[in-house]
RNA sequence: ACCUCAUCCAGAGCGAGCGAGAGACCCGGCUCACUGACCUCGCGGCAGCCCCCGAAGCGUCGGGACGGUGCCAAGUCCGGCGGGAUGGAUAUGCAUCCUGACAGAUGAGCG
Numbered sequence: 001a002c003c004u005c006a007u008c009c010a011g012a013g014c015g016a017g018c019g020a021g022a023g024a025c026c027c028g029g030c031u032c033a034c035u036g037a038c039c040u041c042g043c044g045g046c047a048g049c050c051c052c053c054g055a056a057g058c059g060u061c062g063g064g065a066c067g068g069u070g071c072c073a074a075g076u077c078c079g080g081c082g083g084g085a086u087g088g089a090u091a092u093g094c095a096u097c098c099u100g101a102c103a104g105a106u107g108a109g110c111g
Stems, first nucleotide, its partner, number of pairs: 003109006013043005021032003026080004044072003049068002051064005076103001081100007
């Protein structure tokens, strides 16, 4: 790497450097960006996966934040595939909402 499990509607920005694209990939939309985005570094912060403490005892509840990660525009920015509800309509395609999957991200484990 692959695989397994958990989570993904909350939260948290300033400075410096660079200089043109960026938001994972394809398509469509939308947004961010020369008033300097993305990225990198410094500092700060958020959160609480690993971790620590206590209570419990079938994996739950409460608390903590030194350390290992992670994260700090928009729900994983939204949709694409399937199911359902409603509306309107009869072109069987459309709009809104709910939900499942796929893909992805992060952590822990395995290796």